[in-house]
Molecule: transfer RNA
Organism: Candidatus Pacearchaeota archaeon
RNA sequence: GCCCCUAUAGUUUAACGGAUAGAACGCAACCUUGCGGAGGUUGAAAUCGAGGUUCAAUUCCUCGUGGGGGCA
Numbered sequence: 001g002c003c004c005c006u007a008u009a010g011u012u013u014a015a016c017g018g019a020u021a022g023a024a025c026g027c028a029a030c031c032u033u034g035c036g037g038a039g040g041u042u043g044a045a046a047u048c049g050a051g052g053u054u055c056a057a058u059u060c061c062u063c064g065u066g067g068g069g070g071c072a
Stems, first nucleotide, its partner, number of pairs: 001071007010025004018055001027043005048064005
């Protein structure tokens, strides 16, 4: 330098182009408990950035950025 893969809560991870973006762990509050780091209820929390296509984009396309890999 060229090519391929990849990017979603703090972490891990779902989502035929149409749902209020779902879940697990973690976190917070409350309940329970002799105590709690165990158990129960509730809650907050995410689509890498900019464009494009579309009635509608997490999803498709382009460029960029980060990460991983291959070739030279």